[in-house]
Context: one part of a larger RNA
RNA sequence: GGAUUAACGCUGGCGGUAUGUAUAAUACAUGCAAGUCGAGCGCCCUGCACCCAGUCUACAAAAUGUUGUAGGUUGAGUGCAGGGAGCGGCGAACGGGUGCGUAACACGUUGGAAUAUUCCCCGAACUCAGGGAUAACUCGCAGAAAUGCGAGCUAAUACCGGAUGGUCCCGCAAGGGUAAAGAUUUUUCGGUUCGGGAGUAGCCUGCGGCCUAUCAGCUAGUUGGUGAGGUAAUGGCUCACCAAGGCAAUGACGGGUAGCUGGUCUGAGAGGACGACCAGCCACAAUGGGACUGAGAUAUGGCCCAUACUCCUACGGGAGGCAGCAGUAAAGAAUCUUUCGCAAUGGGGGAAACCCUGACGAAGCGAUACCGCGUGAAUGAUGAAAGUCGUAAGAUUGUAAAAUUCUUUUCUGAGGGAAUAAUUCUGAAGGUACCUCAGGAAUAAGCACCGGCUAACUCCGUGCCAGCAGCCGCGGUAAUACGGAGGGUGCAAGCGUUAUCC
Numbered sequence: 001g002g003a004u005u006a007a008c009g010c011u012g013g014c015g016g017u018a019u020g021u022a023u024a025a026u027a028c029a030u031g032c033a034a035g036u037c038g039a040g041c042g043c044c045c046u047g048c049a050c051c052c053a054g055u056c057u058a059c060a061a062a063a064u065g066u067u068g069u070a071g072g073u074u075g076a077g078u079g080c081a082g083g084g085a086g087c088g089g090c091g092a093a094c095g096g097g098u099g100c101g102u103a104a105c106a107c108g109u110u111g112g113a114a115u116a117u118u119c120c121c122c123g124a125a126c127u128c129a130g131g132g133a134u135a136a137c138u139c140g141c142a143g144a145a146a147u148g149c150g151a152g153c154u155a156a157u158a159c160c161g162g163a164u165g166g167u168c169c170c171g172c173a174a175g176g177g178u179a180a181a182g183a184u185u186u187u188u189c190g191g192u193u194c195g196g197g198a199g200u201a202g203c204c205u206g207c208g209g210c211c212u213a214u215c216a217g218c219u220a221g222u223u224g225g226u227g228a229g230g231u232a233a234u235g236g237c238u239c240a241c242c243a244a245g246g247c248a249a250u251g252a253c254g255g256g257u258a259g260c261u262g263g264u265c266u267g268a269g270a271g272g273a274c275g276a277c278c279a280g281c282c283a284c285a286a287u288g289g290g291a292c293u294g295a296g297a298u299a300u301g302g303c304c305c306a307u308a309c310u311c312c313u314a315c316g317g318g319a320g321g322c323a324g325c326a327g328u329a330a331a332g333a334a335u336c337u338u339u340c341g342c343a344a345u346g347g348g349g350g351a352a353a354c355c356c357u358g359a360c361g362a363a364g365c366g367a368u369a370c371c372g373c374g375u376g377a378a379u380g381a382u383g384a385a386a387g388u389c390g391u392a393a394g395a396u397u398g399u400a401a402a403a404u405u406c407u408u409u410u411c412u413g414a415g416g417g418a419a420u421a422a423u424u425c426u427g428a429a430g431g432u433a434c435c436u437c438a439g440g441a442a443u444a445a446g447c448a449c450c451g452g453c454u455a456a457c458u459c460c461g462u463g464c465c466a467g468c469a470g471c472c473g474c475g476g477u478a479a480u481a482c483g484g485a486g487g488g489u490g491c492a493a494g495c496g497u498u499a500u501c502c
Base pairs, nucleotide, nucleotide: 001502002501003500004499006498007497008496009495010494013373014372015371016370017369018368019366020365021331026329027328028327030326031325032324035090036089037088040087041086043084044083045082046081047080048079049078050077052075053074054073055072056071057070058069059068060067061066097284098283099282107208108207109206111204112203115201116200117199120197121196122195123194124193125192126191127190128162130160131159137152138151139150140149141148142147168177169176170175182189183188210256211255212254217247218246219245222244223243224242225241226240227239228238229237259281260280261279262278263274264273265272266271286307287306288305289304290303309320310319311318312317337363339362340361341360345359346357347356348355349354376406377405378404379403386397387396388395389394411439412438413437414436415435416434420429446491447490448489449488450487451472452471453470457486458485459484460483461482467474468473
């Protein structure tokens, strides 16, 4: 000198763009953050309409056995609309957060073989005939609650076996095995199998990137083989048997520290330091362990167990997990609103309409950073007053002020008013940006320093005191170094200090 997720002191006009718990991966009140599909299915409730049956009232006909019309009411059914929980499907493994752990094939890069794959795209073939349950619901029971038990009823794109079957699987072959589901506004959406693609994921591998030898030996599933099991798949991944190997001064093993990278800062470069924001990968979800479901799971807002903590309780038993968005407490030098909207982009569900989305888009707060603008311009010498200095002549603040003329970026008021919406509708931001008009210099300057390094000097006070200080060093009676004043220098909505890196 440059840089920073900075903090502190003094000061503070505006706008844009970024950015904002670095500490306690500490504990969390409250609200929201993952739902959706009735074009898979059966129910329950409410409203309306239609139809049938019963009953009541009025009128008419007929003349008793009544019939017809209108109205009211009750019950069953059908259709439409709305609401509710349930079965079922897809999603919930994404998106969002954090950096605890991890020195490791975790990451970066390179090569590879023994793999899986929902949704999506392409191609081929098929989509037959059946069955038994169960939730919801009803009844009964237990419980404070959370919730549970028994009996009965019912549906499906839920479940099950059968048929058929191929370029599918096993097998040398013969042969054996294996699938499906329907819905609908009637032309679409689905379902099953096989092959291919894309993307994704798992696995192996060469090389690369911290400190420490005051860590020198480490290792028995250890190293390899055979066989078996297991997995989507290779493999001591696991097991039985056999052999005795394997690693290490090119640093094994141990200890410490640490998420890695693209990159960022600095530097002429080589290097050095760092890994906030953004992007990729990894790891984690109170702590530890476990599996289930599923195409896919460390399953943050799933389940089970244990532990600690918090809460409810009728004391028998239950509930919970903000390292999601806001917000609270604590800690700390220190880091924001319990805001608006799904209008855009993207995601999930749905045929669609649409619904959901604290992702995201926006606004709010903070000079936290960067960038831009302003705090007026021109003229103006009786060089005014006043301050300071003074050799008392004057010098300086100083064209500075006043005054005159002008302008209106900003500001205030009034009026108009977007783009963002390719596509019919749809704009949170927002009456915002922006434009026009009016008003009036009006609303807007500080901070540090002035001995040398280092740009900038005098007076007064103090008297090795009070104090200053980055280094050298100042201060003991004429201090340009302390404190104040005048003047000056530097930067400027900032200026200094502190901390860290180059």